A computed fold for a 75-nucleotide RNA from Desulfosarcina sp. OttesenSCG-928-A07, annotated as transfer RNA.
The coordinates come from a structure-prediction model, not an experiment, and the mean pLDDT is 80.
NCBI's taxonomy places the organism under Bacteria, Pseudomonadati, Desulfobacteria, Desulfobacterales, Desulfosarcina.
It matches the Rfam family "tRNA". Rfam links the family to the GO term triplet codon-amino acid adaptor activity.
RNA sequence: GUCCCUAUCGUCUAGCCCGGCCCAGGACACCGGCCUUUCACGCCGGCGACAGGGGUUCGAAUCCCCUUGGGGACG
Numbered sequence: 001g002u003c004c005c006u007a008u009c010g011u012c013u014a015g016c017c018c019g020g021c022c023c024a025g026g027a028c029a030c031c032g033g034c035c036u037u038u039c040a041c042g043c044c045g046g047c048g049a050c051a052g053g054g055g056u057u058c059g060a061a062u063c064c065c066c067u068u069g070g071g072g073a074c075g
Base pairs, nucleotide, nucleotide: 001074002073003072004071005070006069007068010028011027012026013025020058030046031045032044033043034042051067052066053065054064055063
């Protein structure tokens, strides 16, 4: 330099291929409540995310382009 893969709550992950049930689902963690003499367990609730920018579209986490970070192949 060229090309390929990849980026979603604090962590892990589903959804992407095939656009619409979406105020993005789940588990753990964290916070509050119930339970308990207390803790733990259990139950209920809360919290919190689409790397950034642009485009296409009635509608984008999903499709296209660029940039950034990570990984890889070739030279």